Predicted 3D model of a 350-nucleotide part of an RNA (small-subunit ribosomal RNA, central domain) from an uncultured bacterium. The RNAcentral record of the full RNA draws on ENA and SILVA. The coordinates come from a structure-prediction model, not an experiment, and the mean pLDDT is 87.

[in-house]
Context: one part of a larger RNA
RNA sequence: CUGGGCGUAAAGAGCGUGUAGGCUGUUUUGUUAGUCUGAUGUGAAAGCCCGGGGCUCAACCCCGGAAGUGCAUUGGAAACUGCAUCACUUGAGUACUGGAGGGGAAAGCGGAAUUCCGAGUGUAGAGGUGAAAUUCGUAGAUAUUCGGAGGAACACCAUUGGCGAAGGCGGCUUUCUGGACAGAUACUGACGCUGAGACGCGAAAGCGUGGGGAGCAAACAGGAUUAGAUACCCUGGUAGUCCACGCCGUAAACGAUGAGCACUAGAUGUAGCGGGUAACCACCCCUGCUGUGUCGAAGUUAACGCGAUAAGUGCUCCGCCUGGGGAGUACGGCCGCAAGGCUAAAACUC
Numbered sequence: 001c002u003g004g005g006c007g008u009a010a011a012g013a014g015c016g017u018g019u020a021g022g023c024u025g026u027u028u029u030g031u032u033a034g035u036c037u038g039a040u041g042u043g044a045a046a047g048c049c050c051g052g053g054g055c056u057c058a059a060c061c062c063c064g065g066a067a068g069u070g071c072a073u074u075g076g077a078a079a080c081u082g083c084a085u086c087a088c089u090u091g092a093g094u095a096c097u098g099g100a101g102g103g104g105a106a107a108g109c110g111g112a113a114u115u116c117c118g119a120g121u122g123u124a125g126a127g128g129u130g131a132a133a134u135u136c137g138u139a140g141a142u143a144u145u146c147g148g149a150g151g152a153a154c155a156c157c158a159u160u161g162g163c164g165a166a167g168g169c170g171g172c173u174u175u176c177u178g179g180a181c182a183g184a185u186a187c188u189g190a191c192g193c194u195g196a197g198a199c200g201c202g203a204a205a206g207c208g209u210g211g212g213g214a215g216c217a218a219a220c221a222g223g224a225u226u227a228g229a230u231a232c233c234c235u236g237g238u239a240g241u242c243c244a245c246g247c248c249g250u251a252a253a254c255g256a257u258g259a260g261c262a263c264u265a266g267a268u269g270u271a272g273c274g275g276g277u278a279a280c281c282a283c284c285c286c287u288g289c290u291g292u293g294u295c296g297a298a299g300u301u302a303a304c305g306c307g308a309u310a311a312g313u314g315c316u317c318c319g320c321c322u323g324g325g326g327a328g329u330a331c332g333g334c335c336g337c338a339a340g341g342c343u344a345a346a347a348c349u350c
Base pairs, nucleotide, nucleotide: 004321005320006319007304008303012318014201015200016199017198021194022193023192025088026087029084030083031082033081034080035077036076037075038074039073040072041071042070049065050064051063052062053061054060091191092188093187094186095185096183097182098181103177104176105175106174107173108172109171110154115149116148117147118146119145120144121143125136126135162169163168206247207246208245209244210243211242215241216240220236221235222234223233258317259316260315261314262313263312266295267294268293269292270291271290272289273288274287275286276285299306300305323350324349325348332343333342334341335340
């Protein structure tokens, strides 16, 4: 390299948009580049292979033939691929109507609770634990009532549920805005799929500047525990957590399962939009499409399991793997303010 693979053994890029490239529906005619078939030329000699011959045999040598899968020229074929062309509507898309949704951004508003502050009542404890202590409290705490301040998060609804490409998204209202789905027609006419590079998004933590800071809480301090206790438990507590703008670009970024299309028994839930029957209306019955669960036939799998949301049966394109350690490291390059990230070896060793 061929090959074999990628849920858990090594292996699906965190996710998307999309350039080149690869692949690409039905049909008419043409062309003959690919493709197929024939002819001619060439494909040096030697060697290999076949037949024959010469050294006593063989190695070796000599003669003849075949082969030389290739290339060029030329005659022909037209199914398939390509190209050009006439059309088509089922792929894809647009218009219209409609309901669903924690999809995104901004602004405003709300109540419960914690903490703090002021005032009242009130008196000796409170707090915390396995038990304690550090801690708070006669300078009046804890408890309780009223008032005020401020920040963060939105109980119940709530779900096996919904939305989003992923990360993720949950109080209420308004404005702006993306996508999916259903219905019935009309229109465009292959406009499609994938996607190396590239570009964008991307939890938490972390970084820069400026705000904010109630609760929680790395670091840190103290009290316990213990042989020790740089921990687990307790009392405090700073970054941070929050906001704006800008970086970082990583996660068990997981369904550990790339995207698209087609096909292949059933059973039972649930969400959205319909249709039918019935009817006062339907929550009942039958049924279509889309999404999301559970079980399961065939099949598949090393097994576990998967099973129309496939890990089944096929096709197209991309990414990735190739014994363990060394190592996702060194060096170099690119990116970053830094932390570090991306790319990515070898010696050696088992």